[in-house]
Molecule: transfer RNA
Organism: Poronia punctata
RNA sequence: GGAAUGGUAGCUCAGUGGUAGAGCAUUCGGCUGCAGUCCGAAGGGUCAUGGGUUCAAUUCCCAUUCGUUCCU
Numbered sequence: 001g002g003a004a005u006g007g008u009a010g011c012u013c014a015g016u017g018g019u020a021g022a023g024c025a026u027u028c029g030g031c032u033g034c035a036g037u038c039c040g041a042a043g044g045g046u047c048a049u050g051g052g053u054u055c056a057a058u059u060c061c062c063a064u065u066c067g068u069u070c071c072u
């Protein structure tokens, strides 16, 4: 330099055009002599950044940026 792939909650990850989710973690409540397990609930998101297409974009297109892998 070229190519592929990925960036979504604190962490690990789903979500292929129509209200952004799960598990773990955190907080609160139940249970318990206390704690843990277990049960219920709550909080937490600029969907990497900037444009474009569309009535509507996490999703499609372009550029930029960061990570991983491959080729030279």
Stems, first nucleotide, its partner, number of pairs: 001071007010024004018055001026042005048064005